The part of an RNA shown here (large-subunit ribosomal RNA, domain II) has 846 nucleotides and comes from Terfezia boudieri ATCC MYA-4762. Its mean pLDDT, the model's own confidence on a scale to 100, is 81. The source organism's lineage runs through Eukaryota, Ascomycota, Pezizomycetes, Terfezia and Terfezia boudieri. Its Rfam family is "Eukaryotic large subunit ribosomal RNA". The family is grouped with related families in Rfam's "LSU clan".

Context: one part of a larger RNA
RNA sequence: GACCGCGCUUUGGCGAGGAUGCUGGCAUAAUGGUUGUAAGUGACCCGUCUUGAAAUACGGACUAAGGAGUCUAACAUCUAUAUGAGUAUUUGGGUGUGCAAACCUUUAUAUGAAAUGAAAGUAAAUAGAGUUAGGAACUACAAGGUGCACCAUCGACCGAUGUAGAUGUUUUCAGAUGGAUUUGAGUGGGAGCAUAGCUGUUAGGACCCGAAAAAUGGUGAACUAUACCUGAAUAGGGUAAAGCUAGAGGAAACUCUAGUGGAGGCUCGCAGUGGUUCUGACAUACAAAUGGAUUAACAAAUUUGGGUAUAGAGGCGAAAGACUAAUCGAACUAUCUAGUAGCUAGUUCUGGCUGAAGUUUCCCUCAGGAUAGCAGUAACGAUUAAUAGUUUUAUGAGGUAAAGCGAAUGAUUAGAGGCCUUGGGGUUGGAACAACCUUAACUUAUUCUCAAACUUUGAAUAUAUAAGAAGUUUCUAUUACUUAGUUGAACGUGGAUAUUGGAAUAUACGUUACUAGUGGGCCAUUUUUGGUAAGCAGAACUGGCAAUACGGGAUGAACCGAAUGCGAGGUUAAGGUGCUAGAAUGCGUGCUCAUCAGACACUACAAAAGGUGUUAGUUUAUCUAGACAGCAGGAUAGUGGCCAUAGAAGUUGGAUUCCACUAAUGAGUAUGUAAUAACUUACCUGCCGAAUGAACUAGCCCUCAAAAUGGAUGGCACUUAAGCGUGCUACCUAUAUCUUGCCGCCAUGAUAGACACUAUGCCAUGGCGAGUAGGCUGGCAUAGAGGUCUGUGACGAAGCCUUGGGAGUAAUCCUAGAUGGCAUGGCCUCUAGUGCAGAUCUUGGU
Numbered sequence: 001g002a003c004c005g006c007g008c009u010u011u012g013g014c015g016a017g018g019a020u021g022c023u024g025g026c027a028u029a030a031u032g033g034u035u036g037u038a039a040g041u042g043a044c045c046c047g048u049c050u051u052g053a054a055a056u057a058c059g060g061a062c063u064a065a066g067g068a069g070u071c072u073a074a075c076a077u078c079u080a081u082a083u084g085a086g087u088a089u090u091u092g093g094g095u096g097u098g099c100a101a102a103c104c105u106u107u108a109u110a111u112g113a114a115a116u117g118a119a120a121g122u123a124a125a126u127a128g129a130g131u132u133a134g135g136a137a138c139u140a141c142a143a144g145g146u147g148c149a150c151c152a153u154c155g156a157c158c159g160a161u162g163u164a165g166a167u168g169u170u171u172u173c174a175g176a177u178g179g180a181u182u183u184g185a186g187u188g189g190g191a192g193c194a195u196a197g198c199u200g201u202u203a204g205g206a207c208c209c210g211a212a213a214a215a216u217g218g219u220g221a222a223c224u225a226u227a228c229c230u231g232a233a234u235a236g237g238g239u240a241a242a243g244c245u246a247g248a249g250g251a252a253a254c255u256c257u258a259g260u261g262g263a264g265g266c267u268c269g270c271a272g273u274g275g276u277u278c279u280g281a282c283a284u285a286c287a288a289a290u291g292g293a294u295u296a297a298c299a300a301a302u303u304u305g306g307g308u309a310u311a312g313a314g315g316c317g318a319a320a321g322a323c324u325a326a327u328c329g330a331a332c333u334a335u336c337u338a339g340u341a342g343c344u345a346g347u348u349c350u351g352g353c354u355g356a357a358g359u360u361u362c363c364c365u366c367a368g369g370a371u372a373g374c375a376g377u378a379a380c381g382a383u384u385a386a387u388a389g390u391u392u393u394a395u396g397a398g399g400u401a402a403a404g405c406g407a408a409u410g411a412u413u414a415g416a417g418g419c420c421u422u423g424g425g426g427u428u429g430g431a432a433c434a435a436c437c438u439u440a441a442c443u444u445a446u447u448c449u450c451a452a453a454c455u456u457u458g459a460a461u462a463u464a465u466a467a468g469a470a471g472u473u474u475c476u477a478u479u480a481c482u483u484a485g486u487u488g489a490a491c492g493u494g495g496a497u498a499u500u501g502g503a504a505u506a507u508a509c510g511u512u513a514c515u516a517g518u519g520g521g522c523c524a525u526u527u528u529u530g531g532u533a534a535g536c537a538g539a540a541c542u543g544g545c546a547a548u549a550c551g552g553g554a555u556g557a558a559c560c561g562a563a564u565g566c567g568a569g570g571u572u573a574a575g576g577u578g579c580u581a582g583a584a585u586g587c588g589u590g591c592u593c594a595u596c597a598g599a600c601a602c603u604a605c606a607a608a609a610g611g612u613g614u615u616a617g618u619u620u621a622u623c624u625a626g627a628c629a630g631c632a633g634g635a636u637a638g639u640g641g642c643c644a645u646a647g648a649a650g651u652u653g654g655a656u657u658c659c660a661c662u663a664a665u666g667a668g669u670a671u672g673u674a675a676u677a678a679c680u681u682a683c684c685u686g687c688c689g690a691a692u693g694a695a696c697u698a699g700c701c702c703u704c705a706a707a708a709u710g711g712a713u714g715g716c717a718c719u720u721a722a723g724c725g726u727g728c729u730a731c732c733u734a735u736a737u738c739u740u741g742c743c744g745c746c747a748u749g750a751u752a753g754a755c756a757c758u759a760u761g762c763c764a765u766g767g768c769g770a771g772u773a774g775g776c777u778g779g780c781a782u783a784g785a786g787g788u789c790u791g792u793g794a795c796g797a798a799g800c801c802u803u804g805g806g807a808g809u810a811a812u813c814c815u816a817g818a819u820g821g822c823a824u825g826g827c828c829u830c831u832a833g834u835g836c837a838g839a840u841c842u843u844g845g846u
Base pairs, nucleotide, nucleotide: 004017006015007014008013045060046059047058048057061846062845063844064843065842066841071204072203073202074201075200076199078197079196080195081194083192086111087110088109090108092105093104094103095102115122116121130154132152134150137146138145139144156187157186158184159183160182161180163178164177167174168173207346210343215335216334217333218332219331225310226309227308228307229306230305231304232303233302236268237267238266239264243260244259245258246257247256248255249254273296274295277293278292281290312328314324315323349779350778351777352776353775354774359372361370362369363368373518374517375515376514377513378512379511380510381509386507387506388505390504391503392467393466394465395464396463402457403455404454409451410450411449414446416444417443418442421441422440423439424438425437426436427435428434471497472496473495474494476492478490479489481488521545522544523543524542526540527539528538529537530536550561551560552559565742566741567740568739569738570737571736575732576731577730578716579715580714584729586728587727588726589725590724591723598718609703610702611701613700614699615698616697617696618695619694620693621692622691630687631686632685633684634683636660638658642654643653666681671678743769744768745767746766747765748764749763751761780835782832783831784830785829786828787827788826789825791824792823799819801817802816804815805814806813807812
């Protein structure tokens, strides 16, 4: 300490409050900056797809450099510039000093100035550019008049379609003129064209990286498969075929014995060739298939060298889709090729304004598109007339909720009455449509319960229209309609009627052009369908989350409160106030004790059934004519009642259940006996002296109530609560609300007067400020080019380094010191290989 609001006023003023502004003082080993540590409070990890991510979803060790909407063509809207019924240097020609430049220019060409029709073809004026309504603006600004663009309306003209067809004709054509509720991307005193730019679409590698595939041409048989040619290799044993010899036997055929002999896809087994088992070793190995033992066959379908042959939709195969160079259910290699991907990942600086959708229709559509919707930007026109997610009044439309079923339709319980008719069963009867009994149907009046596809009736909410100048009224013209009729109906010219302009309230209203994203949704109250149900599936209205923070619900996408620029101060919401933890261990009042207490919506559960736990209440009964409870006394007789029984005497069983005397005493409540007995009890009385019994209701508490790591009213703890009800105050606290300073955006107004520039300026007033996808816009930075500062620089450029200082909301910028050693900056423009944290990104380093 202006203005301001507040308090007091004797309306003169006085008082307190009051900024990040202004001025002054103090402070620099500090009240500053930075780094570290400790304590407290808040605080889950970024990016991403997603309804939803901190996720036990995926990518991500760190670091430097590189790394993704580009260019061309065509088209569309818009903007700027030039010119304009034209426009344009495309080609060609000419000139040419700066010779691929620049300058000049005829014709042709492109596009526009004419449309329409499939086409042949035809082809836009009422002798003049129309009528009506609105209309910026102009005007003698009162009435009125003239009225651009544009919009609506009625006509005219041109072409097409269809039609009537005068007239002329070579007889098959031409065609005036006139109609049509048909049609055109037309005419009606042109608006285009060229260049540049933003955005969008399409085609191109088309924002970047990424397939499995397809095609064409080659190279491979040094591995391996098979065949052929030509070579090489294969201990030592066993067994013992044929043949042969000798002897014996036999008439003979021939047989036997002993030798000899040495055959065999025979056998044991070394080398060589294999590779069965240990499912042993090894398994960042010795090795991209190895080592050890064990094991298969081993003179042959054996092993092997060299040569030759077979080649990729082909070979070869004792056949396993095996093998064909560590590659095989189709090799390798180059090219087409930056192949395509409706799919996944990634997609680089900053501020401001605005801000969605997960729905409609169609699609070989369901992981996607187009279409409408929602959104943005730009423009035009209005601005007190209109408009409206509102109310009121008036007039409508409706058949949902409810209601109804002694109303229709359909379902449905129970008796009662009736007995014409029908069925079943029976009694009397020989039989009967004879009588009677009974049971169903039927019928009459009632009764119980129901309906999305029942209804007489019938809401609320929602919904349509109207609430006036384009109206009302009056005289009157016209008409082929109408009437007996200037009767009516329809439609006009003229006159009259304007602030009570014909309800309320509120207010940035209408139109056009272009275009993005979206087209997986989810949740809550209420209504509602399927389902036993679901944190299930499907709808409707509204509101939310998505896209959204903040305070509360301990925790939390959606619940409650409330939506957000940066600060200061006051007050509240929801929710709270023992401690954790800001705020009453506040004030009253009632209930509750739990050896499983309880403790706050969504919400993280419990029921039927019980309790002589306690509290409150309702109904009913008993009671001073003495109840209930307790103690004491009595509890008899007919009679052992009758029947049944082996027996039954009050008390196994059955039926009945009287009478007497009493104060009272059951043909008996329980124990008991074989049956009795005995005892007890109902009932009566005495003592006592005031309340007592029963049934039920609902509060809290208890039972019902069992699960796997130890555990959760959030924890501690709490008991006349810090629990459960109920009442009253105070207090705490959000980005809400109030006041105020500043920042930004938008709107409106003033301003060429003064001063010192910027009118894209300056000043004043008011309102507003959340945001994903997306749109628009201002700015920062990088590389190169033109201009300018006759910029800076060896008296030290750029770069790099540093607890330094400063400016800006930010991207960033200026400056100081140190290092460095030669280039480089500001401003105005232009051009773009222009900004990194992510892509299992690329390369290098650690």